[in-house]
RNA sequence: GAAGUAAAUAAUUAUGCCAUUCGUAUAUCCUCGACAAUAGGGGUCGAAAGUAUCUACCGGAGCACCGUAAAUGCUCUGACUAUGAAGGCAGAAUCUGGUUUG
Numbered sequence: 001g002a003a004g005u006a007a008a009u010a011a012u013u014a015u016g017c018c019a020u021u022c023g024u025a026u027a028u029c030c031u032c033g034a035c036a037a038u039a040g041g042g043g044u045c046g047a048a049a050g051u052a053u054c055u056a057c058c059g060g061a062g063c064a065c066c067g068u069a070a071a072u073g074c075u076c077u078g079a080c081u082a083u084g085a086a087g088g089c090a091g092a093a094u095c096u097g098g099u100u101u102g
Base pairs, nucleotide, nucleotide: 018088020086021085022084023083024082025081026056031047032046033045034044035043041066042065050057058078059077060076061075062074063073064072
């Protein structure tokens, strides 16, 4: 001086967790069966299909339509799940919203 191994410290990088935002999937959609309600009603259960995809296939709001029959329709809004990606510091002031008390 070079290479290897081990340990410690520091730095850096990567990864995981958490929630957020965004992309992809799916259109929270489509096709049916059985039963059920009837303008103060329009529902319940099940099957299939859709995704290089597990799961889900519903909630809320508004409107229409059906003159009592067997059939619903439209609009707005919200995800959940799978997968990929991104960013996430501290303090202060101001603004906005929520909750509680008076």
This is a predicted structure of a 102-nucleotide RNA (Purine riboswitch aptamer) from Oceanobacillus saliphilus.
The sequence was found by an Rfam model in a public genome assembly.
The model forms 100% of the base pairs in the Rfam consensus.
Its Rfam family is "Purine riboswitch aptamer". Rfam describes the family as follows. Riboswitches are metabolite binding domains within certain messenger RNAs that serve as precision sensors for their corresponding targets.